[in-house]
Context: one part of a larger RNA
RNA sequence: CGUAUACGGUGGAUGCCUUGGCAGUUAGAGGCGAUGAAGGACGUGUAAGUCUGCGAAAAGCGGUGGUGAGUUGACAAAACGCAUUAUAGCCAUCGAUGUCCGAAUGGGGAAACCCGGCCUUAGGGUCAUCUUGCAGUGAAUACAUAGCUGUAAGAAGCAAACGCAGGGAACUGAAACAUCUAAGUACCUGUAGGAAAAGAAAUCAACCGAGAUUUCCUUAGUAGCGGCGAGCGAACGGGAAUUAGCCGAUAUUCAAUGUGUUAGUGGAAUGUGUUGGGAAGCACAGCGAUACAGGGUGAUAGCCCCGUACACGAAGAUACAUUGUUUACAUAUUAAGUAGGACGGGACACGUGUUAUCUUGUCUGAAGAUGGGGGGACCAUCCUCCAAGGCUAAAUACUCCUAACUGACCGAUAGUGAACCAGUACCGUGAGGGAAAGGCGAAAAGAACCCCUGUGAGGGGAGUGAAAUAGAACCUGAAACCGUAUACGU
Numbered sequence: 001c002g003u004a005u006a007c008g009g010u011g012g013a014u015g016c017c018u019u020g021g022c023a024g025u026u027a028g029a030g031g032c033g034a035u036g037a038a039g040g041a042c043g044u045g046u047a048a049g050u051c052u053g054c055g056a057a058a059a060g061c062g063g064u065g066g067u068g069a070g071u072u073g074a075c076a077a078a079a080c081g082c083a084u085u086a087u088a089g090c091c092a093u094c095g096a097u098g099u100c101c102g103a104a105u106g107g108g109g110a111a112a113c114c115c116g117g118c119c120u121u122a123g124g125g126u127c128a129u130c131u132u133g134c135a136g137u138g139a140a141u142a143c144a145u146a147g148c149u150g151u152a153a154g155a156a157g158c159a160a161a162c163g164c165a166g167g168g169a170a171c172u173g174a175a176a177c178a179u180c181u182a183a184g185u186a187c188c189u190g191u192a193g194g195a196a197a198a199g200a201a202a203u204c205a206a207c208c209g210a211g212a213u214u215u216c217c218u219u220a221g222u223a224g225c226g227g228c229g230a231g232c233g234a235a236c237g238g239g240a241a242u243u244a245g246c247c248g249a250u251a252u253u254c255a256a257u258g259u260g261u262u263a264g265u266g267g268a269a270u271g272u273g274u275u276g277g278g279a280a281g282c283a284c285a286g287c288g289a290u291a292c293a294g295g296g297u298g299a300u301a302g303c304c305c306c307g308u309a310c311a312c313g314a315a316g317a318u319a320c321a322u323u324g325u326u327u328a329c330a331u332a333u334u335a336a337g338u339a340g341g342a343c344g345g346g347a348c349a350c351g352u353g354u355u356a357u358c359u360u361g362u363c364u365g366a367a368g369a370u371g372g373g374g375g376g377a378c379c380a381u382c383c384u385c386c387a388a389g390g391c392u393a394a395a396u397a398c399u400c401c402u403a404a405c406u407g408a409c410c411g412a413u414a415g416u417g418a419a420c421c422a423g424u425a426c427c428g429u430g431a432g433g434g435a436a437a438g439g440c441g442a443a444a445a446g447a448a449c450c451c452c453u454g455u456g457a458g459g460g461g462a463g464u465g466a467a468a469u470a471g472a473a474c475c476u477g478a479a480a481c482c483g484u485a486u487a488c489g490u
Stems, first nucleotide, its partner, number of pairs: 001489009015475001016439002020410002022407007029399002031158002039101003042055003046078001049075003061095007070082002106115003116127004129155009162193001163191005173180001177227001203210002214241005224232002245391003250328002254324009264312003270285005286303002288292001294306003340364008350376001371386005426433002446474001449461004
C1' cells in the first nucleotide's frame, strides 16, 4: 500500500411526518377613500430586541349581547397584578380615541420634516385645486360679457382579474420576402360595473315563414376569402340556457312582517383482563347511531376529549323579500347637413374584386308614408321592415377577498420565490434581481452533583427517560470520503 471482516468518524440521501402550498366545488362579497383610503414612519408593555395588536385615551376606552373560571398576545421564562357566579379575560356588534407621512389638500419639501395666516377660553378650529349651481360685484366698452368674491354640492387617490372605448407593435409563419400572417394580440391611455357591453328589427327568410339581445352545442373546418401561398374562416337553419318589454323606462323615506348573515347553546353510547414506558392493540363481555365526517389523546378509540347528525339562539348591526307609507322628478313628439352620391380609408370570414352591407376624413346632398330602407353588382316584379332620439333584468365573463368542503395534487432540491420573522438576507447607482434555512422527547423530565481542562472547547462519571449511538451540531442516518483493530498478500 492492497484485499477482506468488524467497529467508528464524516456526510445528510432515504423512509415516515406536516404547520405550508397547488387545483377546484358550493355559497358569499365584489369595493375602500376629503367622516382622510391603500401603504407606511414613529411611538405604545414590568420590557432590551423582533413579530402581532393598538395610537399621546396607544397589546388598549365605552354601550349592548354571548361566554365565562380563569387571565395578564407570541418568541419567553419570571415578576407585579386582575378575576373566581359576574363590570376578570375572551367572542360578536355599535361607538370613542386615532401622532406623522401618504390623493395629502394653508405654503414649502430631499415622504414621515420645515415655515405660516385667521378665529379662539387650558383644549382646539380653519385656510389647496378643479367642476357645477346660486348670489354679489364688475373692466377694455354704453348695455353686457370676461374677470373677481362669497356660498353649497361634487370630484380627486388606491385596488387581482373580468368589460367597453381611443391608440397600437415586432419577433414569428410564409421553410427567403414585400401583400398576407402573428393580431386588432402584447403594450399604452381613458373610463365603468358587480358584472360590463348588446338589446326590442329601416332584422332575417324565401313566396313557407320567423319574431329584441347575450351565451353554449351544432351547422362546419362547410360556403367562401387567400402572393387561391402560408393561412383566415362565416351565416341561414336546428338544439339548449334565460326570457321582458318599454317611453311617467322611475328613484326615494319610514314602519311592520318574514327569511338569512354577523357571537353562541344542547347534543347519544364502555368496562374488565392482558402485553407494554404508554392501550386506542389483543381477549372477553356490553352499549349508541338522523351522530362509524374529521382531528386529538404516551401505538390503531363510534362509546376518553374536541366535534359530528339533529335541534335551538340575537339586545344590537346588516342583507334581501313582501305589505303599507313619505318625498322628489315627471322627457321627446317620430328625428336633415340626415339617407344617398364622389374620392380616400376602416369594419364585415370577404385582401377592391362582378362586391352588396356598416362606418367616415374631404366635397356634396334627397324624399316626407301616394314616402323611405333592405333582400350580396345592377334593373323590374314580389316579399319584408320603418333609419337619422332613448331605457331595459336574466342566461354570460372574472376572483384581490370571506366561509365550508373536495382531490388516482406536492410532501421540504417537491409544492408558492417564501411550511422557518421572505419579497427577508444579500447583489445592483437604479430599474431590477433574489436565496438558503422544517423534525429531541409522550412529557424538558433539556442532564443537580463530581472529575479532566484555559473559571475553555470537548469529554468521562452520576442522574432523567422506554430509548441519550433520542443530548439540543438532537427521528431515521445510505453513498462518496477519512480512520482504528484483526487476518492475508506484497